[in-house]
RNA sequence: GGAUUAAUAGUCAAGUGGUAAGACAAAACAUUUUCAAUGUUUCUACCGUCGGUUCGAAUCCGACUUAGUUCA
Numbered sequence: 001g002g003a004u005u006a007a008u009a010g011u012c013a014a015g016u017g018g019u020a021a022g023a024c025a026a027a028a029c030a031u032u033u034u035c036a037a038u039g040u041u042u043c044u045a046c047c048g049u050c051g052g053u054u055c056g057a058a059u060c061c062g063a064c065u066u067a068g069u070u071c072a
Stems, first nucleotide, its partner, number of pairs: 001071007010024003018055001026042005048064005
């Protein structure tokens, strides 16, 4: 220098055009002498950034940033 993959919540992670699941973690309550464990409920992501296409974009297209893989 070329090619290619990925970026979604505090963490992991699903979601192939109709407005984002789940798990862990956290908080409250119940239970318990207390802790732990268990049960119930709640909370948290406009999806790496900027544009484009579309009635509508996490999803399709382009550029950029970051991280990896690979070729030379």